[in-house]
RNA sequence: AAUGAAAAAGCCAAAUCCGUCGUGAGGCGGAGACGGAAAACCACGGGUCUCGCUUUAGGAGAGAUAGCCGGGUUGCCUAAA
Numbered sequence: 001a002a003u004g005a006a007a008a009a010g011c012c013a014a015a016u017c018c019g020u021c022g023u024g025a026g027g028c029g030g031a032g033a034c035g036g037a038a039a040a041c042c043a044c045g046g047g048u049c050u051c052g053c054u055u056u057a058g059g060a061g062a063g064a065u066a067g068c069c070g071g072g073u074u075g076c077c078u079a080a081a
Stems, first nucleotide, its partner, number of pairs: 004077001011036002016031006034067001040073003044070003047065005053059001
């Protein structure tokens, strides 16, 4: 360098419940632990979801999701080959 077997030190935290913010999808905090080697960061491409609009359309717009996939940036450990 590559790879993601095994192990260690740590790290994150799905569903659900409580509080709070938002019209909403959802965000944040606490409890919790299904899972995760990028489940760290970035809405760039695709997907999904929400909101109102009107010309009702394979519509345009504004948003949400990084734990849906791809891409970009950074990053712990690491046997054999």

The RNA shown here (c-di-GMP-I-GGC riboswitch aptamer) has 81 nucleotides and comes from a Syntrophobacterales bacterium. The sequence was found by an Rfam model in a public genome assembly. Taxonomically the source falls in Syntrophobacterales (Bacteria, Pseudomonadati, Thermodesulfobacteriota, Syntrophobacteria).